[in-house]
Context: one part of a larger RNA
Molecule: large-subunit ribosomal RNA, domain I
Organism: Candidatus Competibacter sp.
RNA sequence: CGCAUGCGGUGGAUGCCUUGGCGACCACAGGCGACGAAAGACGUGGCAGCCUGCGAAAAGCUCCGGGGAGCUGGCAAACAAGCACUGAUCCGGAGAUCUCUGAAUGGGGAAACCCACCCGCGAGGGUAUCCCGACCUGAAUCCAUAGGGUCGGGAAGCGAACCCGGGGAACUGAAACAUCUCAGUACCCGGAGGAACAGAAAUCAACCGAGAUUCCGCCAGUAGCGGCGAGCGAACGCGGAACAGCCACCAGCAGCUAACCGUCCGAUUAGGAGAACGGCUUGGAAAGGCCGGCCGCAGCGGGUGACAGCCCCGUAUCCGAAAAUCCGACGGCGAGACUAAGGCUGGAACAAGUAAGGCGGGGCACGUGAAACCCUGUCCGAACACGGGGGGACCAUCCUCCAAGGCUAAAUACUCGUGGUCGACCGAUAGCGAACCAGUACCGUGAGGGAAAGGCGAAAAGAACCCCGGCGAGGGGAGUGAAACAGACCCUGAAACCGCAUGCGU
Numbered sequence: 001c002g003c004a005u006g007c008g009g010u011g012g013a014u015g016c017c018u019u020g021g022c023g024a025c026c027a028c029a030g031g032c033g034a035c036g037a038a039a040g041a042c043g044u045g046g047c048a049g050c051c052u053g054c055g056a057a058a059a060g061c062u063c064c065g066g067g068g069a070g071c072u073g074g075c076a077a078a079c080a081a082g083c084a085c086u087g088a089u090c091c092g093g094a095g096a097u098c099u100c101u102g103a104a105u106g107g108g109g110a111a112a113c114c115c116a117c118c119c120g121c122g123a124g125g126g127u128a129u130c131c132c133g134a135c136c137u138g139a140a141u142c143c144a145u146a147g148g149g150u151c152g153g154g155a156a157g158c159g160a161a162c163c164c165g166g167g168g169a170a171c172u173g174a175a176a177c178a179u180c181u182c183a184g185u186a187c188c189c190g191g192a193g194g195a196a197c198a199g200a201a202a203u204c205a206a207c208c209g210a211g212a213u214u215c216c217g218c219c220a221g222u223a224g225c226g227g228c229g230a231g232c233g234a235a236c237g238c239g240g241a242a243c244a245g246c247c248a249c250c251a252g253c254a255g256c257u258a259a260c261c262g263u264c265c266g267a268u269u270a271g272g273a274g275a276a277c278g279g280c281u282u283g284g285a286a287a288g289g290c291c292g293g294c295c296g297c298a299g300c301g302g303g304u305g306a307c308a309g310c311c312c313c314g315u316a317u318c319c320g321a322a323a324a325u326c327c328g329a330c331g332g333c334g335a336g337a338c339u340a341a342g343g344c345u346g347g348a349a350c351a352a353g354u355a356a357g358g359c360g361g362g363g364c365a366c367g368u369g370a371a372a373c374c375c376u377g378u379c380c381g382a383a384c385a386c387g388g389g390g391g392g393a394c395c396a397u398c399c400u401c402c403a404a405g406g407c408u409a410a411a412u413a414c415u416c417g418u419g420g421u422c423g424a425c426c427g428a429u430a431g432c433g434a435a436c437c438a439g440u441a442c443c444g445u446g447a448g449g450g451a452a453a454g455g456c457g458a459a460a461a462g463a464a465c466c467c468c469g470g471c472g473a474g475g476g477g478a479g480u481g482a483a484a485c486a487g488a489c490c491c492u493g494a495a496a497c498c499g500c501a502u503g504c505g506u
Stems, first nucleotide, its partner, number of pairs: 001505009015491001016455002020426002022423007029415002031158002039101003042055003046079001049075003061095006070083003106115003116127004129155009162193001163191005173180001177227001203210002214241005224232002245407003249347005260332005266326004271319003277292005293310002295299001301313003357379007366392001387402005442449002462490001465477004
């Protein structure tokens, strides 16, 4: 030095576990904000670092309700001082307070800072911009207008996806590439709602007829389009989901509804009641084993020193709200304006730089094609129901509909979020990036990137005391414990790697 065996060290795999994730279903909610949001800064505790809560009234204040014995949030124990059956802590509803920044709005600004003016004794209030309305004032310039001012109302900013609109790529595919494709996708901008958009035929159909829109299954990868390449890709018709139709201008008549108020039903935001077990035995511990019982509208689930229907929390079932909110029913009141929209009668009206056309584009599955139809940048430009549009160039016949005003629930899309339930989903290199004080530490000027890190034990019973040592580190006794090779670098403790002992080889 090697090999073998044994015993250790190191290391943290594996097994087991789960506080965290992932996915889904049902229901709810679908907004918050100048009454100052979202997100923050700084404060706030007897001692107070961080988290949480809260805001100079600062882990809180008031009222109402629930609840019923302990309590002064967590990491995190002790101390100090207190509170509480005259009902605390805690839970729910309503209210008060709510520094500074932030749309941030008196002005400024390198966010959380700086500096003002007006009113008011003070406390405090007001002073941004834009839009709408009313009123006051008021130039050049007589009237007027522009402008200025006051008051009242509104807007703004944030938010996961879904939606509509305005813009709009490239990689890629075509085995190169230009038309084409990717794709009206990604992305940017504007806007809205709980959904949005669309929507009541100038629609289809085919000589029979249908009867708004939206969504799903077929039709059908069909008809077509296409450097007829790659590829793109309908409609008619049928079956379903859900269904709903309306408005306007004038006059007259009658007088219904929504909002609002009251009562009531139901729901949500705290809760309450809730059946039935003992012995022996193994063991550190019984829920295990054995024996004998009991409940069950409850044998879902979780916990308890191993596996518990009957020990605990619960579960089935039943009950419950002072206050707030929502849905609905009934009653009351009720302007003639609002509301998509009330009824009856009579009258009126029924859409023009529009339709169509030329040129250039775009959209339609349809790439200019025989290219209808829809939109329009530009140039033109009708008819008026005795009229007009469409039926895929165009014409006739026939059929069908009535553009150039508007509103409209449901079926559909989505999930930042709340509650409940579930999983041939993960189990710490997995599952969210994040089970742990994570969008943290750290990196970057910045946009941005972005970790690692769980487990003693049933219970701290977390090792009094003694010894070596530096009043160490570490260790040896003692003690606790079922176990300490469970000792805090703590469950299990694989391998690489490093030792010690023994044997053999060299």